[in-house]
This record gives sequence, structure tokens and C1' cells, in this order.
RNA sequence: AAGAAGAUCUAAGCGCCAGGACUUACCCUCAAAAGGGGUAAGUUGACGAGGUGGAGGUUUAUCGAGGUUUUCGGCGGAUGCCUCCAGGUAGUUGCUACCUACCUUAAGGAGACUCACAAAACUGGUGGGUGACUGCCAGGACAAAAGGUCUCCAGUAGCAUUA
Repeated sequence: AAGAAGAUCUAAGCGCCAGGACUUACCCUCAAAAGGGGUAAGUUGACGAGGUGGAGGUUUAUCGAGGUUUUCGGCGGAUGCCUCCAGGUAGUUGCUACCUACCUUAAGGAGACUCACAAAACUGGUGGGUGACUGCCAGGACAAAAGGUCUCCAGUAGCAUUA
């Protein structure tokens, strides 16, 4: 320097598996088969969109898609939420202070209207595994939160200013 093998990391709608369900092998039960039980080794166990100022606290932390036999059940985490702090936005001139709501590259509440975007699913192809099951590629499709527009509503004081 090159090659080979192994391990770890390359997570945050993410990871995990003691239950359940399912598979394989063997054993037991049964006249036999089916069924049931056991042991061992396995498989499965949430589809994307969106989302992190700092500190502390907290835990079933937003949105829809699919499905209707398990996307069941559980554990851990987490960008959620609450409080405080920092810096800001709005409350129809400016500045300052306080108040209310909100924001962390966007920023008050309500209503109406409007407008997107996804992956799984599905179809086709191609791998791995005895199997349950699983990887990859291609195809065309479909959301909601979000966004946009409009309307109405949403402080107090001091100073400055008379547009």
C1' cells in the first nucleotide's frame, strides 16, 4: 500500500421485544389425521407529512394515509406541552415601560374562501430465506395539519410628533 473477514456507528414517528400472533425442527398426546401441549431456533410488531432559541419539569407529544384479524400489547426515547430566561412580532404614527396573545426566521384571535404536497397500500420486475417473512428497483395515484387571500375583533401610561 492493496485485499479479506468481523465489530461499532451512520435512529428521533425513532429504536427495542419479556406478552400475543406466526414459522421451522424435534418430542409428547392421539389408532391415524386434524387438533392440542412442550423444547429449541426464528419471523412479525406504525405508512409517511410536519416538527429542536437556552434551562428545568412532565409524559398515551401534532397531522392525516391505510386497515377493520394485530398499525394487537408493552418498554425506552423524542423536536410536544408547562414554567422560567434571552431576543423578537402583533395589539393602525414613533420611542419607552408595563399588560395580553404569539414567534424562535417566524410571529394575536375568530370566521369565510382558496390552494398544495407524501409514503405505505396497489401494479410490474428482481433478490434473500426450508419457512413465517423480508431487501431493492420501476410505474402511476391519493391526505391532513401547513400555506395564501379577505372580513371582523383585539391594550394602558408617559414622552415625542401634526403627518
Predicted 3D model of a 163-nucleotide RNA (glmS glucosamine-6-phosphate activated ribozyme aptamer) from Dictyoglomus thermophilum H-6-12. Its mean pLDDT, the model's own confidence on a scale to 100, is 81. It matches the Rfam family "glmS glucosamine-6-phosphate activated ribozyme aptamer". Rfam links the family to the GO terms regulation of gene expression and catalytic activity. About the family: This entry contains a glucosamine-6-phosphate activated ribozyme that is found in the mRNA for GlmS. GlmS is an enzyme that uses fructose-6-phosphate and glutamine to generate glucosamine-6-phosphate. The ribozyme catalyses self cleavage of the glmS mRNA that is thought to regulate GlmS activity. The sequence is in RNAcentral, with records from ENA.